[in-house]
């Protein structure tokens, strides 16, 4: 000095914000706690976003067995390993999202 690959996909979690729902203040109205506004995520929450480096399932992969008989079909095992900015980007909005297993480390 060079150095390749590390599948797709879904349902969550950790995390994430406030469009909306809910809650809490205010104000106006008002019998009134409804109902309209405004403010507030330094509100537990629901909707919502959401992981290469989290988790689980499904397809695919790869090697086995059985059926089967030339086309598949049913099954087991296996899928490892991963330290990481700043900075932009996007629905209302931020993030462990997306750039991006990217620069850069080791």
């Nucleotide at each position: 000095g060079c150095c390749a690959u590390u599948g797709u996909u879904c349902u969550c979690u950790a995390g994430g914000g406030u469009u909306c729902c809910g809650c809490a203040g205010c104000g106006a109205u008002c019998u009134a706690u409804u109902c309209c506004g405004c403010u507030g995520g330094u509100c537990u929450g629901g909707u919502c976003c959401g992981a290469g480096a989290g988790a689980g399932g499904a397809c695919g992969c790869a090697c086995g067995g059985c059926c089967a008989a030339c086309a598949g079909g049913c099954u087991g095992u296996g899928u490892c390993c991963a330290c990481g900015g700043a900075g932009g980007g996007a629905g209302a909005a931020a993030a462990g999202c997306c750039c991006g297993g990217g620069a850069g480390g080791a």
Predicted 3D model of a 106-nucleotide RNA (Guanidine-I riboswitch aptamer). It matches the Rfam family "Guanidine-I riboswitch aptamer". Gene Ontology term of the family: regulation of gene expression.